[in-house]
């Protein structure tokens, strides 16, 4: 330095759908439909690399490892507020 721990501050995006039940009553709370989001966590994959097998070679073939803000959408989340928050910025404190 880079990383981890801790602190402090920035930090998206998606239903004011509908159905029953609570509650004067709501954009409220609990369920159940449908329909949405990705940036906790989680899964997958390129190029590239290994070895195997085939083959005179040239090369093929299948296996493995292998990344992301890419993609799945399993967790999770879907007015404001809270809270969560990948990520980035300041300190700190190892090394």
């Nucleotide at each position: 330095c880079a990383g981890a721990c801790c602190c402090g501050g920035g930090g998206a995006g998606a239903g004011a759908u509908u159905c029953g039940g609570c509650g004067c009553g709501a954009a409220g709370c609990c369920g159940g439909a449908c329909g949405c989001c990705g940036a906790a966590g989680g899964g997958g994959c390129a190029a590239g690399c290994g070895a195997c097998c085939a083959g005179c070679g040239a090369u093929g073939g299948g296996c493995g490892c292998g990344a992301a803000a890419c993609u799945c959408u399993c967790a999770g989340g879907c007015a404001a507020c809270a809270g969560g928050g990948a990520c980035c910025c300041g300190g700190c404190c190892u090394c």
Notes
Predicted 3D model of a 95-nucleotide RNA (Glycine riboswitch aptamer) from a Planctomycetota bacterium. Its mean pLDDT, the model's own confidence on a scale to 100, is 82. Lineage of the source: Bacteria > Pseudomonadati > Planctomycetota.